[in-house]
Molecule: transfer RNA
Organism: Chloroflexi bacterium OLB14
RNA sequence: GGACGGAUAGCUCAGUUGGUUAGAGCACACGCUUGACAUGCGUGAGGUCGUAGGUUCGAGCCCUAUUCCGUCCAC
Numbered sequence: 001g002g003a004c005g006g007a008u009a010g011c012u013c014a015g016u017u018g019g020u021u022a023g024a025g026c027a028c029a030c031g032c033u034u035g036a037c038a039u040g041c042g043u044g045a046g047g048u049c050g051u052a053g054g055u056u057c058g059a060g061c062c063c064u065a066u067u068c069c070g071u072c073c074a075c
């Protein structure tokens, strides 16, 4: 330098053909349960979907550029 994959909640990840509330598990807060704790059950908070543009009535998803991480190739 070239090709490919990845970036979504504090962490690990899903998200189908672009479609009407952006989710799960763990963690966290609160409540129930207990003499107390743990477990269990319930409720809740937490997101500029890496960044910047574009297409579209509508983008996590499509297009372009770019940052970071990883793999491979070349020098």
Stems, first nucleotide, its partner, number of pairs: 001073007010026004019057001028044005050066005